The RNA shown here (transfer RNA) has 72 nucleotides and comes from Patescibacteria group bacterium UBA2591.
Model confidence (mean pLDDT): 81 of 100.
Rfam family: tRNA. The family's RNA type in Rfam is transfer RNA. Rfam links the family to the GO term triplet codon-amino acid adaptor activity. Rfam describes the family as follows. Transfer RNA (tRNA) molecules are approximately 80 nucleotides in length.

Parts: sequence; C1' cells; structure tokens
RNA sequence: GGGCCAUUAGCUCAAUGGUAGAGCAGAUCCCUCUUAAGGAUACGGUUGGGGGUUCGAGUCCCUCAUGGCCCA
Repeated sequence: GGGCCAUUAGCUCAAUGGUAGAGCAGAUCCCUCUUAAGGAUACGGUUGGGGGUUCGAGUCCCUCAUGGCCCA
C1' cells in the first nucleotide's frame, strides 16, 4: 500500500427493509434459621461517528474511526 471480517444493553450474542430482543451480570421481592441454589417482577439502547437511498434503515450505499485476519 491492497483485500476481507467485526462494531447492537455492563458482558456474550440475536434480529426477512416494517414495534430493537435473549442469556448472563446488576436491582427489588418470594422462598430459606442464614448463605448458596430456585422462582417472580421491573429496569437497562444516540444499533461506533457522519452522510445518502427509501413511505420506512440495526439491515442497502458512501465515508471516517477502532479492533482482528490475509497478501505485498
């Protein structure tokens, strides 16, 4: 210098262009003599930044950033 992949909740990951979800963690409660385990409930998001296409974008296009891999 060139190519490819990834970026979504605190963490690990989902999500046919049409209401952004799950598990774990954390919070409250139940259970228990207590802890662990188990159960219930609610909370938690600028979908990495910017722009474009579209009635509508996490998803498609462009660009930038960060990380990883390959080639030179």